[in-house]
RNA sequence: GGGCCCGUAGCUCAGCUAGGUUGAGCGAUCGGCUCUUAACCGAUAGGCCAUGGGUUCGAAUCCCAUCGGGCCCGCCA
Numbered sequence: 001g002g003g004c005c006c007g008u009a010g011c012u013c014a015g016c017u018a019g020g021u022u023g024a025g026c027g028a029u030c031g032g033c034u035c036u037u038a039a040c041c042g043a044u045a046g047g048c049c050a051u052g053g054g055u056u057c058g059a060a061u062c063c064c065a066u067c068g069g070g071c072c073c074g075c076c077a
Base pairs, nucleotide, nucleotide: 001073002072003071004070005069006068007067010026011025012024013023020057028044029043030042031041032040050066051065052064053063054062
């Protein structure tokens, strides 16, 4: 220098090749149960979907650039 993959809730990830309300598990908070705790059950909160721009009535999703992480190839020594 070239190519590919990843970036979504506090954590691990799904959703991306169907463009139309953002989700699961764990965790947190509150409540139920219990003599109490744990376990179990229920509810709630938490996301400008890495950043910027574009396309579109509408973008996590499509396009471009950038940033960060990983892998492979090439070059120099």